[in-house]
Context: one part of a larger RNA
Molecule: large-subunit ribosomal RNA, domain II
Organism: candidate division MSBL1 archaeon SCGC-AAA259E17
RNA sequence: GCCAGGGAGUUGAUUUCCGUGGCGAGGCUAAGGAGUUCACCUCCGGAGUCUCAGCGAAAGCGAUAUGCCCGCAGUCUCGCUUUGUGCGAGAUCAGGGGCGGGGUGUGAAAGCGCCCGGAGUCACGGGAGUCAGACCCGAAACCAGGCGAUCUAGCCCCGGGCAGGGUGAAGCCGAUCCUCGGAUUGGUGGAGGCCCGCACCGGUCCUGCCGUGCAAUACGGUCGGAUGAUCUGGGGCUAGGGGUGAAAGGCCCAUCUAGCCUGGCGACAGCUGGUUCCUCUCGAAAAUGGUCGCAGCCAUGCCCGGCGCGAGAUAGAUGUUGGUGUAGAGCACUGAUUGGUAAGUUUGGAGGGAGACCUCCGGCUUGCCUGUCAAACUCCGAAGCUGGCAUCGUCGUAGACCGCCGGAGCCAGGGCGCAGGGGGUAAGCUCCUGCUCCGAAAGGGGAACAACCCAGACUGAGGUUAAGGCCCCUAAAUGCCGGCUAAGUGUUAAGCUUAAAGGGAGUCUCCGCUCUGAGACAGCGGGGAGAUAGGCUUAGAAGCAGCCAUUCUUUAAACAUCGCGUAACAGCGCACCCGUUAAGGGUAGAGGCCCCGAAAAUGGACGGGACUAAGCCGGCUGCCGAUACCUCGGGACAGGUGAAUUAGUAGUAGCCUGAUUCUGUAGAGAGGCAUCCGGCGAGGAUAGAAGUACGGUCGUGAGAUCGUACGGACCUCGUUGGAAAGAGAAUCCUGGC
Numbered sequence: 001g002c003c004a005g006g007g008a009g010u011u012g013a014u015u016u017c018c019g020u021g022g023c024g025a026g027g028c029u030a031a032g033g034a035g036u037u038c039a040c041c042u043c044c045g046g047a048g049u050c051u052c053a054g055c056g057a058a059a060g061c062g063a064u065a066u067g068c069c070c071g072c073a074g075u076c077u078c079g080c081u082u083u084g085u086g087c088g089a090g091a092u093c094a095g096g097g098g099c100g101g102g103g104u105g106u107g108a109a110a111g112c113g114c115c116c117g118g119a120g121u122c123a124c125g126g127g128a129g130u131c132a133g134a135c136c137c138g139a140a141a142c143c144a145g146g147c148g149a150u151c152u153a154g155c156c157c158c159g160g161g162c163a164g165g166g167u168g169a170a171g172c173c174g175a176u177c178c179u180c181g182g183a184u185u186g187g188u189g190g191a192g193g194c195c196c197g198c199a200c201c202g203g204u205c206c207u208g209c210c211g212u213g214c215a216a217u218a219c220g221g222u223c224g225g226a227u228g229a230u231c232u233g234g235g236g237c238u239a240g241g242g243g244u245g246a247a248a249g250g251c252c253c254a255u256c257u258a259g260c261c262u263g264g265c266g267a268c269a270g271c272u273g274g275u276u277c278c279u280c281u282c283g284a285a286a287a288u289g290g291u292c293g294c295a296g297c298c299a300u301g302c303c304c305g306g307c308g309c310g311a312g313a314u315a316g317a318u319g320u321u322g323g324u325g326u327a328g329a330g331c332a333c334u335g336a337u338u339g340g341u342a343a344g345u346u347u348g349g350a351g352g353g354a355g356a357c358c359u360c361c362g363g364c365u366u367g368c369c370u371g372u373c374a375a376a377c378u379c380c381g382a383a384g385c386u387g388g389c390a391u392c393g394u395c396g397u398a399g400a401c402c403g404c405c406g407g408a409g410c411c412a413g414g415g416c417g418c419a420g421g422g423g424g425u426a427a428g429c430u431c432c433u434g435c436u437c438c439g440a441a442a443g444g445g446g447a448a449c450a451a452c453c454c455a456g457a458c459u460g461a462g463g464u465u466a467a468g469g470c471c472c473c474u475a476a477a478u479g480c481c482g483g484c485u486a487a488g489u490g491u492u493a494a495g496c497u498u499a500a501a502g503g504g505a506g507u508c509u510c511c512g513c514u515c516u517g518a519g520a521c522a523g524c525g526g527g528g529a530g531a532u533a534g535g536c537u538u539a540g541a542a543g544c545a546g547c548c549a550u551u552c553u554u555u556a557a558a559c560a561u562c563g564c565g566u567a568a569c570a571g572c573g574c575a576c577c578c579g580u581u582a583a584g585g586g587u588a589g590a591g592g593c594c595c596c597g598a599a600a601a602u603g604g605a606c607g608g609g610a611c612u613a614a615g616c617c618g619g620c621u622g623c624c625g626a627u628a629c630c631u632c633g634g635g636a637c638a639g640g641u642g643a644a645u646u647a648g649u650a651g652u653a654g655c656c657u658g659a660u661u662c663u664g665u666a667g668a669g670a671g672g673c674a675u676c677c678g679g680c681g682a683g684g685a686u687a688g689a690a691g692u693a694c695g696g697u698c699g700u701g702a703g704a705u706c707g708u709a710c711g712g713a714c715c716u717c718g719u720u721g722g723a724a725a726g727a728g729a730a731u732c733c734u735g736g737c
Base pairs, nucleotide, nucleotide: 001737002736003735004734005733006732011132012131013130014129015128016127017126018125019124020123021122022121023120026050027049028048032044033043034042035041054061055060064100067099068098069097070096074092075091076090077089078088079087080086101116102115103114104113105112106111135274136273138271142264143263144262145261146260147259153238154237155236156235157234158233159232160231161230162228164196165195166194167192171188172187173186174185175184176183177182200225201224202223205221206220208219240256242252243251244250277672278671279670280669281668282667287300288299289298290297291296302409303407304406305405306404307403308402312395313394314393316392317391318390319389320388321387322386323385324384328380329378330377334374335373336372339369340368341367342366343365344364345363346362348361349360350359351358352357413438414437415436417435418434419433420432421431422430423429443454444453445452458634459633460632461631462630463629464628468624469623470622471609472608473607477621479620480619481618482617483616484615490611491610502596503595504594506593507592508591509590510589512587513586514585515584523580524579525578526577527576529553530552531551534548535547536546562573563572564571635662636661637658638657639656640655641654673726675723676722677721678720679719680718681717682716683715684714691710692709693708694707695706696705697704698703
């Protein structure tokens, strides 16, 4: 890993609700006993318990079995009638509702609270709550009593081991010197937690080898200690909040920040995982409030089922009548704010003047003109949103709205989806509001892709469309008409795989102004002068360093000069004028497509091929294309109606209707299938039971049934009752392979 078998809402008590049944103003027995054909059942047993009255803290006091009204269903009567399961009117009216009345508590009273016109109780079945292990498995822990120092730590007692070599302390002896204290020197000597290095003890590095190992710590090389705080044998002592510790929370038998074993024990777990057959109906939430609350829970909201009442309900549209202060806009208020101007004011500054004072700059206040801004500004002000009313629409006697009861689940939501906001530089960020989708929604499109587009899948068959597409992959146009693009721009609806500020004599379109056969624009040829080198300045200043002025003359025209240039001149152009040539030129603005701006890590993306349209813009006609829509058949469910037999069987079979029913997680409800066992009834089997394998048929399905083979002795059906009652998952358990 696979296979087989096992494997999870149970049982008791109690409370409550629903269903069925018995009795009913009452209902029931319990323990126990008697009988018996003895786990059954029958009969006694009224102790006791629930109910029959409430209110009040209590003392205590103590109610409508109906006085009136409305009125559904039903029943009856009358009228109309298209004769029907019809319409209308009336009477009566169970149940139901409203008054009045009553009990009690409080209160001076008024009033207010609770209660009152009789339904319960017992049994069985089912749902839920509570207490118990309470659906199952799962801790880390806590406590108690024991067992451990054969490992290891420390200590005590009795023992044992340590090749060889080196160094050479004190002491001692001799010699020499001597200030008689000693010093020096040669020997001798053999000290040391001394040195090198076996045994022995250890375990540094290779982070070697090994890493299902030789090994739950080894192997190899290298390395530390090796007469000592040394190593070691045997015997003993210290025990779990305790020991021992040259101290690392180390060690205390492969176990240590509190050993191991057994018990309390099925500890507790708001946490993780798992929780077993089918079909049908409906179908959520991820919110608000509270919570030592934030991984939980409670209440409410939202979902499901049942019951009651009996006629209206209101998501939508239109109209009408009210409300509002957002978007926008504005500056009239509150504030912010550009420039100018005028007036006033000023302990400001500067200049002038002998001074009075004058001039200029600034600050503040105010008026006017001009230009702006605001969530906490508003002289204004939509669209919308919203209250009332009316009409339409929709729902509703096939029972809506409303009310009551029972059962849930949900409390981590998500989506550059659309719109509006708060926070943040921003985020596939975060927090809100409205709608929507995913969640819990399949199908078609978007290359792929929860939430984008189309569209809500009961089932079978045929057709038509939607979004989106129609060159090939690939179903359908190499369709038609008119423009644009030359960048492979593009072939991308958005998310989203992008692009901006800013640029472009790329190209197309529109529009204004202006020059132009009295010749424009561009090119080419020629002229571009004189007074004069203007004056000043300056070494110089000649159009061209700088300052001031900027005239006149000759002219077709020519600047006291627009640029280059020189030390200064010179020189070269420009403006301006003429000629030549001959037809459009210049310029401001707007729009379309295109270009630049444009950088990321393996080679690379329009889905690909590829395309100059098969790109972009506008128009037209066809076609393809979903589980959508249409048609036909079938089923389920819902609603209506409704037999035979009538004692039940039954609101069943059948029939009718459904354009406005049939996606579905959590979850609620309904009906079934299968397994095992008991009672009663009926059967099968050696002429072959169960079981196994394969196959046929039936059923929406769980499943049922039949055949053949193997097998070789038990098995089934109907009904009723009862469960240790369904397996694929739990790192599930046991076994096998």